[in-house]
Model confidence (mean pLDDT): 81 of 100. Predicted 3D model of a 75-nucleotide RNA (transfer RNA) from Bdellovibrionales bacterium CG22_combo_CG10-13_8_21_14_all_38_13. The source organism's lineage runs through Bacteria, Pseudomonadati, Bdellovibrionota, Bdellovibrionia and Bdellovibrionales.
RNA sequence: GCGGCGGUAGCACAGCGGUAGUGCGUCUGCUUGCCAUGCAGAAGGUCCCGAGUUCGAUCCUCGGUCGCCGCUCCA
Repeated sequence: GCGGCGGUAGCACAGCGGUAGUGCGUCUGCUUGCCAUGCAGAAGGUCCCGAGUUCGAUCCUCGGUCGCCGCUCCA
């Protein structure tokens, strides 16, 4: 340099163009003499960045950026 895959909650990841979710974690309450377990509830998101298409974009298109993998060339 070329190609592929990926970036979504604190972590791991889902997500047919139409309200952003699950598990774990965190917090609150119940339960217990206390803790754990269990039960109920809550908080937490510029969906990597910018532009475009569209009535509407996490999703499609273009550019950028970061990470992983492969290939090639030079030193």